[in-house]
A computed fold for a 477-nucleotide part of an RNA from an uncultured Hyphomicrobiales bacterium, annotated as small-subunit ribosomal RNA, 3' major domain. The full RNA is in RNAcentral, with records from SILVA. Its Rfam family is "Bacterial small subunit ribosomal RNA". Gene Ontology terms of the family: structural constituent of ribosome and ribosome. The prediction has a mean pLDDT of 83.
Context: one part of a larger RNA
RNA sequence: UGACGGGGGCCCGCACAAGCGGUGGAUCAUGUGGUUUAAUUCGAUGCAACGCGAAGAACCUUACCCAGGCUUGAAGUGCAGGAAGUACAGAGAUGAAAGUCGACGGACCCGUUAAGCCGGAAUCCUGCAGAGGUGCUGCAUGGCUGUCGUCAGCUCGUGCCGUGAGGUGUUGGGUUAAGUCCCGCAACGAGCGCAACCCCUAUCUUUAGUUGCCAGCGGUUAGGCCGGGCACUCUAGAGAGACUGCCUACGCAAGUAGAGAGGAAGGUGGGGAUGACGUCAAGUCAUCAUGGCCCUUACGUCUGGGGCUACACACGUGAUACAAUGGAUGGUACAGUGGGCGAGGCAGCGAUGCCAAGGUAAUCCCCAAAACCAUUCUCAGUUCGGAUUGGAGUCUGCAACUCGACUCCAUGAAGGUGGAAUCGCUAGUAAUCGCGGAUCAGCAUGCCGCGGUGAAUACGUUCCCGGGCCUUGUACA
Numbered sequence: 001u002g003a004c005g006g007g008g009g010c011c012c013g014c015a016c017a018a019g020c021g022g023u024g025g026a027u028c029a030u031g032u033g034g035u036u037u038a039a040u041u042c043g044a045u046g047c048a049a050c051g052c053g054a055a056g057a058a059c060c061u062u063a064c065c066c067a068g069g070c071u072u073g074a075a076g077u078g079c080a081g082g083a084a085g086u087a088c089a090g091a092g093a094u095g096a097a098a099g100u101c102g103a104c105g106g107a108c109c110c111g112u113u114a115a116g117c118c119g120g121a122a123u124c125c126u127g128c129a130g131a132g133g134u135g136c137u138g139c140a141u142g143g144c145u146g147u148c149g150u151c152a153g154c155u156c157g158u159g160c161c162g163u164g165a166g167g168u169g170u171u172g173g174g175u176u177a178a179g180u181c182c183c184g185c186a187a188c189g190a191g192c193g194c195a196a197c198c199c200c201u202a203u204c205u206u207u208a209g210u211u212g213c214c215a216g217c218g219g220u221u222a223g224g225c226c227g228g229g230c231a232c233u234c235u236a237g238a239g240a241g242a243c244u245g246c247c248u249a250c251g252c253a254a255g256u257a258g259a260g261a262g263g264a265a266g267g268u269g270g271g272g273a274u275g276a277c278g279u280c281a282a283g284u285c286a287u288c289a290u291g292g293c294c295c296u297u298a299c300g301u302c303u304g305g306g307g308c309u310a311c312a313c314a315c316g317u318g319a320u321a322c323a324a325u326g327g328a329u330g331g332u333a334c335a336g337u338g339g340g341c342g343a344g345g346c347a348g349c350g351a352u353g354c355c356a357a358g359g360u361a362a363u364c365c366c367c368a369a370a371a372c373c374a375u376u377c378u379c380a381g382u383u384c385g386g387a388u389u390g391g392a393g394u395c396u397g398c399a400a401c402u403c404g405a406c407u408c409c410a411u412g413a414a415g416g417u418g419g420a421a422u423c424g425c426u427a428g429u430a431a432u433c434g435c436g437g438a439u440c441a442g443c444a445u446g447c448c449g450c451g452g453u454g455a456a457u458a459c460g461u462u463c464c465c466g467g468g469c470c471u472u473g474u475a476c477a
Stems, first nucleotide, its partner, number of pairs: 001477002003474003007471007015461002019425005026320008034311002042053002064306007077129007088105001092101003109120003132295002135293003141289002143284003146280001148278001153192006159168003172183003198272004203240007212230001217227003243266001246260001247258004322418001326377006338366003341358001344355004384415001389410007431453007
């Protein structure tokens, strides 16, 4: 000087408390451990691994296993020598395919030349230099990332103090979300962080109207449909607006308090992007790049099949429930983000199929559910719950046996609110309801977004956890 303390002081954070909903019990989905296996490819392992890399494992992917092939190789570059019915095209044979053998046919370009020839290019063969490796080392590395932590810290120049390590500044008194600002001070300044500048959102103005509007007028087949119009909604460009600016109280000031005024918004308005010096030899050699080491008729490469989907079990993350604030049947409304889709008609109980308008899109399409209104069920393993299994189908795809999703009929399991323990959340949040997208032939309870309905509680900081500043002890560095 740090680090640590079941030392002290001050202060924060859904850290506790106050609340609401879960997990831990059930079934299923998914990841992991373990076990099994010819193989169950590899990595990730407290927080910060475990719906993680994987934003899509039937083949492919694929790195694993078995079997069958190839060897300058699946792709690329260069050199030397050689070959000719060569390049191309390949009937056929063999085979699971890859591959191997291979009949018939059959050219061209450039240089040169009268033309052929010859030389070159292209092709093939042989040899070589080299290719190739998801083989090892993340403890040789770059790059990228997680984490403490969006915590308020981390430093420098000059000066001063100290023999020196170092200190001071950065401590102190206030204040703040903040090393934020004020005051004081052997310090005076500065940098990286904080804040602001950036994006979305909440209000208004303006510009612009193939979205919207009967707002005001006319028509109407009653649909903004038509004429007509940009007022409103909206869209997307430009601006305004919030600064403790004003008032009151306290204060030297910074600032704090106010059911104060005005205002759509008030003291950082809400959300995002943004992550200082560093820590964990944290993660990644399997995105990529790369040093070293290793393989080279194989640790390279092609193909068929299998495996990554196994299953006594253990754990994590989720979905669905256990019901009446509910289930079922019928009726009737209201979104936004996005995408490129498919209206409508007909057939089918349905998944879906057939025909097909519109639409490259603010124009057409995908397109709501909870809610609300009726009726029914009356507390039961039930008209709750839907696992499992049998049968029949639909769709995608060369192909759904291992191993896809969906539909219909039948079957109807566990489950009556979950031990110790443990998680999330402070407002348009939690809870609950559906919708969209990426990946993608097909496949979503995951992920990333979107809107609808919409709470309870916070006395407080004693305690648990993590963190910041000052101080104290130390046999630790």